[in-house]
Context: one part of a larger RNA
RNA sequence: CUGGGCGUAAAGCGCGCGUAGGCGGUCAUCUCAGUCUGCUGUGAAAGCCCCGGGCUCAACCUGGGAAUGGCAGUGGAUACUGGAUGGCUGGAGUCUGGGAGAGGGUCGUGGAAUUCCACGUGUAGCGGUGAAAUGCGUAGAUAUGUGGAGGAACACCAAUGGCGAAGGCAGCGACCUGGCCCGAGACUGACGCUGAAGUGCGAAAGCGUGGGGAGCAAACAGGAUUAGAUACCCUGGUAGUCCACGCCCUAAACGAUGGAUACUAGGCGUGUGGCAGUUUAACUGCUGCGUGCCGCAGCUAACGCAUUAAGUAUCCCGCCUGGGGAGUACGGUCGCAAGAUUAAAACUC
Numbered sequence: 001c002u003g004g005g006c007g008u009a010a011a012g013c014g015c016g017c018g019u020a021g022g023c024g025g026u027c028a029u030c031u032c033a034g035u036c037u038g039c040u041g042u043g044a045a046a047g048c049c050c051c052g053g054g055c056u057c058a059a060c061c062u063g064g065g066a067a068u069g070g071c072a073g074u075g076g077a078u079a080c081u082g083g084a085u086g087g088c089u090g091g092a093g094u095c096u097g098g099g100a101g102a103g104g105g106u107c108g109u110g111g112a113a114u115u116c117c118a119c120g121u122g123u124a125g126c127g128g129u130g131a132a133a134u135g136c137g138u139a140g141a142u143a144u145g146u147g148g149a150g151g152a153a154c155a156c157c158a159a160u161g162g163c164g165a166a167g168g169c170a171g172c173g174a175c176c177u178g179g180c181c182c183g184a185g186a187c188u189g190a191c192g193c194u195g196a197a198g199u200g201c202g203a204a205a206g207c208g209u210g211g212g213g214a215g216c217a218a219a220c221a222g223g224a225u226u227a228g229a230u231a232c233c234c235u236g237g238u239a240g241u242c243c244a245c246g247c248c249c250u251a252a253a254c255g256a257u258g259g260a261u262a263c264u265a266g267g268c269g270u271g272u273g274g275c276a277g278u279u280u281a282a283c284u285g286c287u288g289c290g291u292g293c294c295g296c297a298g299c300u301a302a303c304g305c306a307u308u309a310a311g312u313a314u315c316c317c318g319c320c321u322g323g324g325g326a327g328u329a330c331g332g333u334c335g336c337a338a339g340a341u342u343a344a345a346a347c348u349c
Base pairs, nucleotide, nucleotide: 004320005319006318007303008302012317014201015200016199017198021194022193023192025088026087027086028085029084030083031082033081034080035077036076037075038074039073040072041071042070049065050064051063052062053061054060091191092188093187094186095185096183097182098181099180103177104176105175106174107173108172109171110154115149116148117147118146119145120144121143125136126135162169163168206247207246208245209244210243211242215241216240220236221235222234223233258316259315260314261313262312263311266294267293268292269291270290271289272288273287274286275285276284277283298305299304322349323348324347331342332341333340334339
């Protein structure tokens, strides 16, 4: 390579958008490129293979045949694929009426709590632990009352809940804004799916500049513990955590499960629409989209999955190919740096 695979054994890109490419609903006509078929030419000789012949046999030599992935020309076939033209409405989309939502952005605003400041009350402790000590406190702490400052996060509601492509998103209000779902019709008429490159987004930590800084808290300091204790515990505490702008681009970025479409028993819950019925009740049935649990067939090495598939199929992309060396070296690209990305070999088992 072929083949086989990718939930947990190696293997799904963190997630979108999207170029090329690949693939693509339905009807008719045309075309005949692919496809199928007939014929012709070519596919040198030698060799291989088959049937013979010649050296006593064989090797060897020799006659004939067969074979030769194929290629070209030409005559035909037209179902399928492709191409052309014209239609269709089921895929896709637009309009219209409704609906739910921590989806995103900006501005504003609220209460509780912690800390700090001022003043009042008040007096000897507070704090902390397994026990303590460091620490704080008669210069009046802790506790308690009133007032004030400031930053960050939003208890209950709250869910096994909702929204988002993913990362992720939670007090309340206003404004701007994306997507999704449902109903009924009308419209466009395959406009679709996937997606190498490319491009955008991307938790936390980290970086640059400027702000901010209550609480928490790497580093650091002290107190304990211990044989030691560069830890676990305690008292402090700086970056950072917050904001603006610009970088970084990683993750157990997980459902460890790429996307799309169709099909394949059910049962129970839940979120949000629609329809119908009724004994108008905290009701029943049907139907759409989402989100869970259980379970049949089937699948699976097993665990398990099971209409939200890991079942049955098709299309497209990504990825795997024994362990270590190694996600490393070198080189390239990117980055301010940290580093990221692409990615070997020797050697060894």

Overview: Model confidence (mean pLDDT): 91 of 100. A computed fold for a 349-nucleotide part of an RNA from Thermithiobacillus sp. JNU-1, annotated as small-subunit ribosomal RNA, central domain. Taxonomically the source falls in Thermithiobacillus (Bacteria, Pseudomonadati, Acidithiobacillia, Thermithiobacillaceae). Rfam family: Bacterial small subunit ribosomal RNA.